[in-house]
RNA sequence: GCCGACUUAGCUCAACUGGCAGAGCAGCGGUAUCGUAAACCGCAGGUUGGAGGUUCGAUUCCUCUAGUCGGCA
Numbered sequence: 001g002c003c004g005a006c007u008u009a010g011c012u013c014a015a016c017u018g019g020c021a022g023a024g025c026a027g028c029g030g031u032a033u034c035g036u037a038a039a040c041c042g043c044a045g046g047u048u049g050g051a052g053g054u055u056c057g058a059u060u061c062c063u064c065u066a067g068u069c070g071g072c073a
Stems, first nucleotide, its partner, number of pairs: 001072007010025004019056001027043005049065005
């Protein structure tokens, strides 16, 4: 230099063909216990890497760009 994959909550990952962004763990509160942990119930947490475009509507499609990983040279 060329090709490919990935980037979504603090962490690990979903989101089927464009139609209200979710789960587990972690966090907070509660139930329970003599007490703690486990368990159970609930709550909160998001500029979907960044910028633009298409569209009534974009995590999803297009362009540019940043980063991580892999392959080729």